[in-house]
Overview:
This is a predicted structure of a 1399-nucleotide RNA (small-subunit ribosomal RNA) from an uncultured bacterium. RNAcentral holds the sequence, with entries from ENA. The coordinates come from a structure-prediction model, not an experiment, and the mean pLDDT is 83. It matches the Rfam family "Bacterial small subunit ribosomal RNA". Its family is annotated with ribosome and structural constituent of ribosome in the Gene Ontology.
């Protein structure tokens, strides 16, 4: 001092959460010591036992018990004596008892009290005070009782009764005196009521002994101190959803009370009295010093120590007494608990301990009265749960240890990685050497103690001070200190995603779980458990409650209100707040100076003791106040006295939909009579309900109504707001200028009140043409309780009354003042002028634009949202809710005031960037239109889905899957299935040992294989001939091999698509608080971000185009196996086809119009060829978790005698079906038959390609010449021509099916091409839908190739012939840029509302 969550990302309001510091604390886990504290927060609930108030004999009677003394009589003894008894109060003493003090302190607890209870400062001229000091004076005489005790009696007991004796410092009388009351007189003095001095009379009116002879009581008065009582001023909780409350009430007079004053009580008399500056009620609560926490200024709190109230089971009364209405007295109610012999009794822990209860929780039924204090007493003493120790608990604070130094082989062990090896725990441990708080043991051993009685000196005032000796210690053998022994007896908690210091592995897999917010977890989790590791604190951590902080998040210091939550609809106006100039007075605020007071403790500062420290001790400041009192006078109040700038009036001027009442007005609508006049008419995106031949509609004419008032009209006008528009009139409110005049601050502002307040609505009565909720009909839908149409009732109008709200809006209270400009308007005035014009200057409205400035932005901007002053109203996260209670207003509707529980972490504003919109503007594209052929319907082939099946392996899924992966399933291929086998393995590499390697015939067996058996055969380099080594094999052992097993949602790599669309970025610079944006937009071309021009932009990159291949000319050059002007052949030759290498050639380059002098675009000329000439290869940023782990190649994860790997056989080819993609057709632009010497062009060819010849009806065999091919082969092109056949299920169309054959392959059952014959289905141009193509293109015809023993209607390519239309861009569909809006950004396949259901 921040920090984290709204958002795709950005700035703001704004909430919520964290970090910190505290505590009388509880919980979890842990625990070595000590010092100082601290210790029922809840049941002021109920209490067993015990203790906490007693002392005096120097007040008395006495003598129950003790102890001495005398006396008596006895036992024992010879005695002395010793033991027991029995008399005496004589003595020390003393229970109970009469009497004094004292019990009213001291401890306890906060029930109660919102109050003179506390605090703070005053008053008592209205009071009182035992004990204790001072001073003065006194202390004389007498008198009846009484309780103990005795006697006698009652009860169960507690506790009485009766009777007779007695004593006092108990009680009572007389004497005196003081005081003090009346009445009169007289002195001072102040404060209102009064206070004082002196004096005379009159009433009342003390006393107590003891005794050790020191002395200590006693009684009046006055005075001190000290302690209380009572009065006030000021301040001390919450709610207005508590607004009126009070009859002893308020004040008077008399009175009685009381220490004193008072309605404190009473009796007469008055009606007051306290309240919006909060009376009354109601909840809550003890108050302060203080204590936490903050920067302060607040907020919270009120345990422990001080002060002060209160109050003792609960309510209530009095007595005693100096003092009480009394905690451990009394009496009465009462509720509980206990004895009881049932008649009757007894008790009060909120004292110290202690029990039960309740609670998350809070100690020992200890020790002394040594010290300090307190009652009593002369004193010794005695009493004291006050206090002082001890005990228990880490409850909190402080302090100290759990070791120091050395010590790499960085060990063994964990854990972790790139794993032969590293790193990390880690000098950490082992070890070596030291210390010894602490701890065991053992000895010593404190301070706190001063003094009593008494003793000695000393000093005077002779009973008093002072010195000095002088008993006593609970805590305690403790603190403390010596020696001794030995690292020995001592570390844990929480936490590791961000905020927050601290990271890796393994389980787990939206499960189990963590969480203080944000969130984690759905197989590779630094979030969950566990480990290793690392931080952070430390004898404690860590959670949990509650408080202050952070929160400027209630803002006094120090916040807002246009749109984020928030200006009240708006006026007049009370209280109240605020208030022009200029002067005199006072001094109430304000300012300074003096003095009181503000207890102590806390706290802070400085010195000091305790080994430090905490803890303590002293001492300074402070304690921001309260009073007093002196004095200033600038400001403000208060008085006064004066001014005109605020404000108000007056005289003339001018303005307007201001307002209220009254008259007369035309157009329309709709209706009622009449007339013409005929079939529709109305509606509507189509229609149909309605009207209409009983005559609408339409038109014509005059009526009777009722409501608006067209044009003018305008960001024109008026009003406070709502509102207010034909017109004429009466009455009436207001702003505005102008000029002089008069008042002289008379002013803002406005809680509470009072008026007015649009539309609906409400009452009463009265109108009613159109219009129109509510209804009813007809449509439109899936439905249509609506949106369209026909109708129609309240209503809408009028007139009284009520309601009292609205997006009542400028989302912008009101008033005053200042503060750059421009340019419009409305109404007034000066000024120049001749002048109504124009210009100029000013005042009051009313817009716009714009500078400073403000603002989160957006915007506002003299009509501020800018800088200031005053005053009122309002707000403090969404929701729940403007809702419920209550209240008070309303006939009613329903306003007005207005919460909580509960629940989310966001809700929200502005603006930004994309995406989408049945928003807009431009623009493209076979995208639609114009055309051509199909697709969809038969048949068939194929590919999918789906169903079967042991298996019918797997992938592929809109477009962009579906003749796709697969350029070719019979075996293999093959990844399925079934049976049959193998396990270091079908295959790599390391070890080892043996062997040349290879290799035929035989048997079982479906075959892998298994056995048996060796015929053949002997390689390379080295050699010291003994070997050895390299390469092969075989065995054997493990380390490993192997997976077409999963995950394409872990990847790489390749691919597809938008889409050959024109995009998609970057740097500097500038603009924004930021996200971004600006270049890339804008006018104008392009195919094209293609170019050009303008521009806060200036450049650049990938994309486009263009460089590259092919095509289309052409020139040179070279020319075999190609060509041929040489008659053929050799042979020449290269002119021409061809071939294949260099080149040329197009560039809008040339010329005319347009265009903005530009880019360009339109025509033209040349020219194979023109405006990127055709065609391909070429695919920016990126999108889709798009495709592919099964082309390969990879993380992980799984399987290892199987999910590997060999074989057979099956199966991918199944067949009620559905779908997509070709093939063939339905025929005459056709079919068959001839014509065989009509024309292509690209390929292929050696385990090939085949020629001629020959058989064969043909497939197709024989044959084999030529050919690694511009030479030879494939190799026949087909459509093309003519014939013929005539519209048929055929001479169409060939699907199936029988026979019979070929060819390829170990094999052609499942399951392969072709051939001849035979058979001849369906199909006669194809519903709704949909595809392709813009020219050498569709469309038709053939040939070739890879794959491949064989298999093509598929797929790559090759040529031939060879069209038809494109007006155009309104509309589908994809795209491209600009703008708009937006609550979407996973981005419309989005968000998101209600309602039903089911959990």
């Nucleotide at each position: 001092a921040g920090a984290g969550u709204u958002u795709u990302a950005u700035c703001c309001u704004g909430g919520c959460u964290c970090a910190g510091g505290a505590u009388g604390a509880a919980c979890g886990c842990u625990a070595g010591c000590g010092g100082c504290a601290g210790g029922c927060u809840u049941a002021a609930c109920a209490c067993a036992u015990g203790c906490a108030a007693g002392u005096c004999g120097a007040g008395g009677g006495g003598c129950a018990g003790c102890a001495u003394g005398a006396g008596g009589a006895g036992u024992a003894g010879c005695a002395a004596u010793a033991c027991a008894c029995c008399u005496u109060g004589a003595u020390g003493g003393c229970g109970a008892c009469c009497g004094g003090c004292g019990c009213a302190a001291g401890g306890g607890u906060g029930c109660g009290u919102a109050a003179c209870g506390c605090g703070u400062g005053a008053g008592c001229a209205a009071c009182a005070u035992g004990c204790c000091c001072g001073u003065a004076u006194c202390u004389g005489g007498g008198a009846g009782a009484u309780a103990a005790c005795c006697g006698g009696u009652g009860g169960a007991a507690a506790c009485g009764c009766c009777g007779a004796c007695u004593a006092a410092u108990a009680u009572c009388c007389c004497a005196u005196a003081a005081c003090a009351a009346c009445a009169g007189a007289u002195u001072a003095g102040a404060c209102a009521u009064c206070u004082u001095u002196u004096u005379u009379g009159u009433u009342u009116g003390a006393a107590a002994g003891a005794u050790u002879c020191g002395u200590c009581g006693g009684a009046u008065a006055c005075g001190g101190a000290u302690u209380g009582g009572c009065u006030c001023g000021c301040g001390u909780g919450a709610u207005a959803u508590u607004a009126g409350u009070u009859a002893g009430u308020u004040g008077g007079c008399g009175g009685g009370g009381u220490a004193a004053c008072g309605g404190c009580c009473c009796a007469c008399c008055a009606a007051g009295a306290c309240a919006a500056c909060g009376a009354u009620a109601u909840c809550u609560a003890g108050g302060g010093g203080u204590u936490c926490u903050g920067a302060g200024a607040g907020g919270a709190a009120g345990g422990u120590c001080c002060c002060c109230c209160a109050c003792a089971u609960u309510g209530g009364a009095a007595c005693u007494g100096a003092g009480a209405c009394a905690c451990g007295g009394u009496c009465c109610a009462a509720a509980c608990u206990c004895c009881u012999a049932c008649g009757g009794g007894a008790g009060g822990c909120a004292g110290c301990a202690g029990u039960g209860a309740g609670g998350a929780a809070u100690a020992u039924u200890g020790g002394u009265c040594a010290a300090u204090g307190g009652a009593c007493g002369g004193a010794a003493g005695u009493c004291u749960g006050a206090a002082c120790c001890a005990g228990c608990c880490a409850u909190g604070c402080c302090g100290c240890g759990u070791g120091c130094a050395g010590g790499a082989u960085u060990a063994a062990g964990g854990c972790c990685c790139u794993a032969u090896g590293g790193g990390u725990c880690g000098u950490a441990a082992a070890c070596u050497g030291c210390u010894u708080u602490u701890g065991u043991a053992u000895g010593a051993g404190a301070g706190c103690a001063a003094u009593a009685a008494g003793g000695u000196c000393c000093a005077c005032g002779u009973g008093u001070g002072g010195a000095u000796c002088g008993a006593u210690g609970u805590g305690a053998g403790u603190a403390u200190c010596a020696u001794a022994c030995g690292a020995a007896u001592a570390a844990g908690c929480a936490u590791c995603g961000g905020c927050u210091a601290a990271c890796u592995c393994c389980g787990u897999g939206c499960c189990a779980g963590c969480a203080g917010c944000c969130g984690c977890g759905g197989u590779a989790a630094u979030a969950c458990g566990g480990a290793g590791g690392a931080u952070g604190c430390a004898a404690g951590c860590g959670u949990u409650a509650u408080c202050c902080g952070g929160a400027u998040u209630u803002a006094u210091u120090g916040g807002g209100u246009u749109u984020a939550a928030a200006g009240g609809g708006u006026g007049c106006g009370u209280a109240g707040g605020c208030g022009g100039c200029a002067u005199u007075g006072u001094a109430a605020g304000u300012c300074a100076g003096u003095g009181g007071u503000g207890a102590a403790a806390u706290g802070u500062c400085c010195a000091c003791g305790c080994u430090u420290a905490a803890c303590g001790u002293g001492g300074a400041a402070a304690c921001u106040g309260c009073c007093c009192u002196u004095g200033a006078u600038a400001c403000u109040g208060c008085a006064g006295u004066g001014c005109u700038a605020g404000a108000a009036u007056u005289c003339g001027g001018a303005u307007g939909c201001c307002g209220u009442g009254g008259g007369a007005g035309g157009a329309a609508u709709g209706u009622g009579u009449a007339g013409u006049g005929u079939a529709g008419c109305g509606g509507u995106g189509a229609a149909a309900u309605g009207c209409g031949u009983a005559g609408a509609u339409a038109u014509u004419a005059g009526g009777a109504g009722g409501a608006a008032c067209a044009c003018c009209a305008g960001u024109g006008g008026c009003g406070a707001a709502g509102g207010c528009g034909a017109u004429c009139u009466a009455c009436u409110g207001g702003a505005c200028g102008a000029u002089a005049a008069c008042u002289g601050a008379c002013g803002c502002u406005g809680a509470g009140g009072c008026g007015c307040g649009a539309a609906a609505g409400c009452g009463u009565g009265g109108g009613g043409a159109g219009c129109a909720a509510a209804c009813a009909g007809g449509a439109u839908u899936a439905g249509a309780u609506a949106c369209c149409c026909u109708g129609g009732u309240a209503g809408u109008c009028c007139a009284c009354g009520c309601c009292g709200u609205a997006a009542a809006c400028g989302a912008u209270g009101a008033a005053u003042a200042c503060u750059a400009g421009g340019u419009g308007u409305g109404g007034g005035g000066g000024g120049a002028c001749u002048g109504a014009c124009c210009c100029c200057c000013u005042c009051c409205g009313u817009g716009c634009c714009g500078c400073a400035g403000c603002u989160a932005a957006c915007g506002c901007a003299a009509u501020a949202a800018g800088u200031a002053u005053u005053c009122c109203a309002c707000c403090u996260g969404g929701g729940g809710a403007g809702u419920a209670c209550g209240a008070c207003c309303g006939c009613a509707a329903g306003g007005u005031u207005g919460a909580a529980a509960c629940u989310c972490a966001a809700a929200g504003g502005a603006a930004u960037u994309g995406a989408c919109g049945g928003g807009g503007g431009c623009c493209c594209g076979c995208a639609c239109a114009a055309g051509c052929a199909g697709u969809g319907g038969a048949u068939u082939a194929u590919g999918u889905g789906g169903u079967u099946u042991a298996a019918u392996u797997c992938g592929a899924a809109g477009c962009a899957a579906c003749g796709c992966g697969a350029a070719g399933a019979a075996c293999c291929u093959u990844a399925c299935c079934a049976g049959g086998g193998c396990u270091u393995g079908a295959c790599a590499u390391c070890c080892a040992a043996c062997u040349a390697a290879c290799g035929a015939a035989g048997c079982a067996g479906a075959g892998a294989u298994g056995c048996a058996u060796u015929a053949g055969g002997u390689g390379c380099c080295c050699u010291u001939c003994g070997g050895g080594g390299a390469a092969a094999g075989u065995u054997g052992a493990g380390a490993c091999a192997g997976g077409u097993g999963g995950u394409g949602c872990a990847u790489g790599g390749u691919u597809g698509u938008c889409g050959u669309c024109a995009g998609c970025u970057c740097g500097u610079g500038u603009c924004g608080u930021g996200a971004g944006a600006u270049g890339u937009u804008g006018g104008g071309u392009u195919a094209a971000g293609u170019c050009c021009c303008g521009c806060a932009a200036c450049g650049a990159g990938c994309g486009c185009a263009a460089c590259c291949c092919c095509u289309a000319u052409u020139g040179u050059u070279a020319g075999u196996u190609g060509c041929u002007a040489c008659g053929c052949a050799a042979g020449a030759g290269c002119a021409c086809u061809c071939u294949a290498g260099c080149g040329a050639g197009a560039c809008u380059g040339c010329c005319g119009u347009u265009g903005a002098c530009a880019a360009a675009a339109c025509g033209g000329a040349g020219g194979a060829a023109g405006g990127u000439g055709g065609g391909g290869a070429c695919g920016a940023c990126g999108u889709c978790a798009a495709a592919u782990c099964a082309u390969c190649a990879u993380g992980c994860c799984c399987c290892u005698u199987a999910u590997g790997u060999c074989c057979u056989g099956g199966g991918c080819u199944a067949c009620a079906c559905a779908c997509g993609u070709a093939a063939u057709a339905c025929a005459a632009u056709g079919g068959u038959c001839g014509u065989c010497a009509a024309c292509a062009g690209a390929g292929g060819g050696a385990a090939g390609c085949a020629a001629a010849a020959c058989c064969g009806c043909g497939a197709g065999g024989u044959g084999g010449a030529g050919c690694a091919a511009a030479u030879c082969c494939c190799c026949a092109a087909a459509a093309g021509c003519g014939a013929u056949c005539u519209c048929a299920g055929u001479u169409c169309g060939g699907a199936u099916u029988g026979c019979a054959g070929g060819c390829u392959g170990c094999a052609a059952c499942u399951c392969g091409c072709c051939u001849g014959u035979a058979u001849g289905a369906a199909g006669u141009c194809g519903g709704a839908a949909u595809u392709g193509c813009u020219a050498g293109u569709a469309a038709u015809c053939g040939c070739g190739g890879a794959u491949c023993a064989g298999c093509a209607u598929g797929c790559c390519g090759c040529g031939g012939u060879g069209a038809a239309u494109a007006c155009g861009u309104u509309c589908c569909c994809g795209g491209g840029c600009c703008u708009u809006g937006c609550a979407c950004u996973c981005a419309c396949c989005g968000c998101c509302c209600g309602u039903c259901a089911a959990g």